The RNA shown here (transfer RNA) has 73 nucleotides and comes from a Pseudomonadales bacterium. Rfam family: tRNA.
[in-house]
RNA sequence: CUCGGUAUGGUGAAACCGGAUAUCACGGCGGCCUCCUAAGCUGCAAUUUCAGGUUCAAGUCCUGAUACCGAGG
Numbered sequence: 001c002u003c004g005g006u007a008u009g010g011u012g013a014a015a016c017c018g019g020a021u022a023u024c025a026c027g028g029c030g031g032c033c034u035c036c037u038a039a040g041c042u043g044c045a046a047u048u049u050c051a052g053g054u055u056c057a058a059g060u061c062c063u064g065a066u067a068c069c070g071a072g073g
Base pairs, nucleotide, nucleotide: 001072002071003070004069005068006067007066010026011025012024013023019056028044029043030042031041032040049065050064051063052062053061
């Protein structure tokens, strides 16, 4: 330099052929329970790498960039 893959809350993942308020687990915070803690129950907050484009509608499609992984030279 060329080609391919990956990027979703703090962490790990799901999301079908583009159509529900982006879902689940762990973690965090609050409440209930308990003598206290843990466990259990319950509520809340927090996420689509970045910039554009297409579309009535984009996590999903297109273009470029960035980071990481792999292959070739």